[in-house]
RNA sequence: GAGUUUGAUCCUGGCUCAGAUUGAACGCUGGCGGCAGGCUUAACACAUGCAAGUCGAGCGGUAACAGAUCUAGCUUGCUAGAUGCUGACGAGCGGCGGACGGGUGAGUAACGCGUGGGAAUUAACCAGUUGGAAACGACUGCUAAUACCGGAUAGUCGUCAUUCGGGAAAGAUUUAUCGCUGUUAGAUGAGCCCGCGUCCGAUUAGCUAGUUGGUAGGGUAACGGCCUACCAAGGCUUCGAUCGGUAGCUGGUCUGAGAGGAUGAUCAGCCACACUGGGACUGAGACACGGCCCAGACUCCUACGGGAGGCAGCAGUGGGGAAUAUUGGACAAUGGGGGCAACCCUGAUCCAGCCAUGCCGCGUGAGUGAAGAAGGCCUUAGGGUUGUAAAACUCUUUCACCGGUGAAGAUAAUGACGGUAGCCGGAGAAGAAGCCCCGGCUAACUCCGUGCCAGCAGCCGCGGUAAUACGGAGGGGGCUAGCGUUGUUCGGAAUUACUGGGCGUAAAGCGCGCGUAGGCGGUUUGGUUAGUUGGGCGUGAAAGCCCCAGGCUCAACCUGGGAUGUGCCUCCAAAACUGAUCGGCUAGAGUACGGAAGAGGGUAGUGGAAUUCCCAGUGUAGAGGUGAAAUUCGUAGAUAUGGGAAGAACACCGGUGGCGAAAGCGGCUACCUGAACUGAUAUUGACGCUGAGGGACGAAAGCAUGGGGAGCGAACAGGAUUAGAUACCCUGGUAGUCCAUGCCGUAAACGAUGAUUACUCGGUAUUAGUCUGACUAGUGCCUAAGCGAAAGUGAUAAGUAAUCCACCUGGGGAGUACGCUCGCAAGAGUGAAACUCAAAGGAAUUGACGGGGGCCCGCACAAGCGGUGGAGCAUGUGGUUUAAUUCGAUGAUACGCGAGGAACCUUACCUGGGCUUAAAUGUGACCGGACAAGCUGUGAAAACAGCCUUUCUUCGGACAGAUUUCAAGGUGCUGCAUGGCUGUCGUCAGCUCGUGCUGUGAGGUGUCGGGUUAAGUCCCAUAACGAGCGCAACCCUUAUCUUUAGUUGCCAGCGAGUAAUGUCGGGGACUUUAAAGAGACUGCCUGUGUAAACAGGAGGAAGGUGGGGAUGACGUCAAGUCAUCACGGCCCUUACGUCCAGGGCUACACACGUGCUACAAUGGUGAGUACAGAUGGUUGCUACUUGGUGACAAGUUUGCUAAUCUAUAAAACUCAUCUCAGUUCGGAUUGAAGUCUGAAACUCGACUUCAUGAAGUUGGAAUCGCUAGUAAUCGCAUAUCAGCCAUGAUGCGGUGAAUACGUUCCCGGGCCUUGUACACACCGCCCGUCAAGCCAUGGAAGUUGGGAGUGCCUGAAGUCGG
Repeated sequence: GAGUUUGAUCCUGGCUCAGAUUGAACGCUGGCGGCAGGCUUAACACAUGCAAGUCGAGCGGUAACAGAUCUAGCUUGCUAGAUGCUGACGAGCGGCGGACGGGUGAGUAACGCGUGGGAAUUAACCAGUUGGAAACGACUGCUAAUACCGGAUAGUCGUCAUUCGGGAAAGAUUUAUCGCUGUUAGAUGAGCCCGCGUCCGAUUAGCUAGUUGGUAGGGUAACGGCCUACCAAGGCUUCGAUCGGUAGCUGGUCUGAGAGGAUGAUCAGCCACACUGGGACUGAGACACGGCCCAGACUCCUACGGGAGGCAGCAGUGGGGAAUAUUGGACAAUGGGGGCAACCCUGAUCCAGCCAUGCCGCGUGAGUGAAGAAGGCCUUAGGGUUGUAAAACUCUUUCACCGGUGAAGAUAAUGACGGUAGCCGGAGAAGAAGCCCCGGCUAACUCCGUGCCAGCAGCCGCGGUAAUACGGAGGGGGCUAGCGUUGUUCGGAAUUACUGGGCGUAAAGCGCGCGUAGGCGGUUUGGUUAGUUGGGCGUGAAAGCCCCAGGCUCAACCUGGGAUGUGCCUCCAAAACUGAUCGGCUAGAGUACGGAAGAGGGUAGUGGAAUUCCCAGUGUAGAGGUGAAAUUCGUAGAUAUGGGAAGAACACCGGUGGCGAAAGCGGCUACCUGAACUGAUAUUGACGCUGAGGGACGAAAGCAUGGGGAGCGAACAGGAUUAGAUACCCUGGUAGUCCAUGCCGUAAACGAUGAUUACUCGGUAUUAGUCUGACUAGUGCCUAAGCGAAAGUGAUAAGUAAUCCACCUGGGGAGUACGCUCGCAAGAGUGAAACUCAAAGGAAUUGACGGGGGCCCGCACAAGCGGUGGAGCAUGUGGUUUAAUUCGAUGAUACGCGAGGAACCUUACCUGGGCUUAAAUGUGACCGGACAAGCUGUGAAAACAGCCUUUCUUCGGACAGAUUUCAAGGUGCUGCAUGGCUGUCGUCAGCUCGUGCUGUGAGGUGUCGGGUUAAGUCCCAUAACGAGCGCAACCCUUAUCUUUAGUUGCCAGCGAGUAAUGUCGGGGACUUUAAAGAGACUGCCUGUGUAAACAGGAGGAAGGUGGGGAUGACGUCAAGUCAUCACGGCCCUUACGUCCAGGGCUACACACGUGCUACAAUGGUGAGUACAGAUGGUUGCUACUUGGUGACAAGUUUGCUAAUCUAUAAAACUCAUCUCAGUUCGGAUUGAAGUCUGAAACUCGACUUCAUGAAGUUGGAAUCGCUAGUAAUCGCAUAUCAGCCAUGAUGCGGUGAAUACGUUCCCGGGCCUUGUACACACCGCCCGUCAAGCCAUGGAAGUUGGGAGUGCCUGAAGUCGG
């Protein structure tokens, strides 16, 4: 810096990532070289070999080897023996060295280490002087003769003041030298002491008996309680003792801007250890890695008597483990031991081997090369990409390979490495590229497969049929002999904040005073110099880091020089500040005096109202209580009304008034007492602030003891409420509430705001004082700057600064467990971890929601009228059934819906039989003269088989067919891939934008407010001003009038005619038709109002959008439709396509929706009479006539392609009858006979006639429609259509009501506001138990291991003493 909490925002806050790092490991891959590194685990156990010897110039000597001499066997020669004579040398005595070098990190929190100092010591090997940078060299001198013992002496040691005592020696020899003894000094090493620094835990707070000191002695190389005796009672510790855990320390290493954090491999310094524990010996040095003794565990040998051993040396083995190498070469170099030396030894060391473990370097080729090859992949089918990449042509040879030559390392000789590095020559592009990633963070995208499967994942998260996230492929990105993964550490993380954070609401101020230690502290003079500042000396090892230079071809690496090392010691200087010190001051803080306010505290007394109880009287049937009731009280006299008693609390005043540190404090009076305020003087002289521990106070509840107990009232009981009601409501009622004494010690103990001090705009209210001008001290509100994430805060700060204290570090687990302290108990205080999540949270925003609020609307309720739900039937749906009952629609917004018309067809379904390309159209090529039609047979048909017949032509072709090319078809899936169309909220009044303003931002403003409207309609106001989609209007229709026109419509007047009729001549007046206009705009008047507008009125056919229609904003419901159509993807292709026949979609215990007809007299039946509108009609509507009871049929004659002809209007009205019944209501059902349509009415049509005459007497809970030409009621027409299951749908007219007080309530909606832990938005969110599985943990009869303390018993080796 980024990702991740949200619908979005800002903040807080955690988690995660990008970087660097590594003694690494794992996966895939692997050409070369250089330089490094390589058991982090079992300080587990070890086979085998090697890792410390050397000196014959100390010695006695001669086992082996060689030579010499001699002797014997005996051939030059060989064999055997002798002689230490010589070179040498096994074993032994003796000297020096095995205390170095090498390994490991178990122990150790310590003077162990680091750093800087110190005094009471010591020493083998090397004499002294001198040169030299060092390595090393030069010159000169003394003594003695090498185990061991004794004597003497030197110097010296002990007491030293003397006496006295102890007490050295070594020689060898080749004559060069090498050794030996004593003393002093040095260098170096070692031992000891001290200051400072050096991990975590207080859920470890007290530790200590040689402990602390002294005296005397002992002991040591040396100081010292190191040890002993005696004396004293000290010593350490909150600046963290003691105890527990962990750990070798450092130079350094990694990271980081730094400060820091982590770490202590390799290299270097120190320490500790050597199978475990203990011990000493020798020695200059050890309490000794490859020495000794004892004990223990383990291993091995054994003749069972007894012995032997110690790889944390180098290799190596087993084991452990994710994991770490060869039983190699050489002493050539460097260094070490011994030796006079030659030389010997050296797993120290130098080299080699193994391992991409790391760092560094190099290579795997270079140039040209477009037909942009082939192949792959993608594709919109054109092309794109892989890609100059390859091929091809030209060139080069680093590395590797082959051949030759060949170093330095060596200053004489000596080279393991090594025939190595390097050099020369040769051949040939030849032998040499992988790994990870491609959703965002994070550079890099497509196809296929898969289908919440398989899988991925660092975090967020991908995968449920179009996955850039899984797997593969193509392409791309990154790094490169490596690349990824996992682990570690630091960083990012200012996420422990010294640098550099916070604490009102996000985690975080102790409930509140007092006060100890500590921290901080007013003003001023002098001296001081601890802190502070500056400078000098010493030290701060080397290596490393950094800079410069140099050497390997470069680099890594190595070499040289420099710088640094912020620290410590010591010396000198300065004197401002801080400190300490001697004095002074008065502004801080106190004290004295006066004044006044107050529910401040304590004790005692006292008052009235109310309540309850008791007593007595009056009085009578209720009272009480609630939403409504009941439990309860009351005829044994309640409630109501007088008197007494008891306890508790103090109305009014009373107030964002007062007092107190907080908790808290309220009738009145007295006494005792604390604090603050104010005024003017005097006085003390910094006496102050804060405050870890500590200690005081501390609401309510609770506990203990004793009182008290009126009211109230946990628990409890009863009554209600309720599905239940362990609650809310009611009736009772115990503890308690009250007092005294003692505990408890907690609260949302809150201003969620620690205390103190200083400073920093204004306005206003109030309390107290002085007494009014101002000031001081409190208590509140509003506001500026500032602050703040915002809301807010704002002299009573959450502003600006200072001091001190407390507290916080993601959510949950959890304020839980364990431990400890306190408590009578309840419990309080202190206070974790495992595990788990990627969030938890704060403030604000927009919505949605609320049995929140305000305003308003709607047949939403109410007021009415008529229905549904009950019956029969029709129709749709569910369910069931079925071979199939095709499919879709399913709350409102599916269910007389798609379907405006399923007998076949439709038809998509089922059964059976067929076809493989039918239909259609076009195109290109080619063949060729038939094909079609007709007839016959089989068949259910489709179809199959057969018969018959056979072109036209203007010669261009047409027609028909066969073959072939390109395009088939699917009512199969996905409406959650889509377009289009539609429903719904809703004809609700809303939804937005530009610019500006405002806010860190999401957003807000505008669109809010006051009015008004059907309306975001309009007006006013206004940080908004305008605009858009909606509203309204424009459109159609209807209501009135005018003009024009006058047929098929009309007929007033004139004329003609008829039995009658606009029938005819005519007419345009009227009606009407259909075109154009007019008309209505709150225009006018009155009132109210700023206005918009509202109310009333006039005129008018119509009045306040006149009635009706069309018209549906942004969006919501992943709403509906892939079966109208279109379309992506997927699927089928002799079938999921297509043809045909029959069946089914019409089934039927049942349930629901929508309707029709009824149940009758406002009616039924019969007879008579009248009045519409709209629409249709030539495959049609039909007049008329005839026949039939009728549906209908017949006739041909009539009209009509329609304002001409045609299709009966019914209710109504008039008359008659029926008389309340299952009827003259109702018509289902069934029988018979028919009519019509149609190939065909069995499944399965409508209609007619006759007969039959079911349920049903107005319908439970519930529920629907409608506000006027509306409901209700009556008929008519049309689309579809051969016919029709139409009681449906869409229209038309006739007759024609009732009611609306009103907005409390139900439903839906709009605006404003409020709360919210909701945003999939209340059909939300969310809590607890239970069930199953899983994770972590606990308990359990017991059993077992480890650590530590104290006491006691036994007691090895060893040292000291006897």
A computed fold for a 1362-nucleotide RNA from an uncultured prokaryote, annotated as small-subunit ribosomal RNA. The sequence is in RNAcentral, with records from ENA. It matches the Rfam family "Bacterial small subunit ribosomal RNA". Gene Ontology terms of the family: structural constituent of ribosome and ribosome.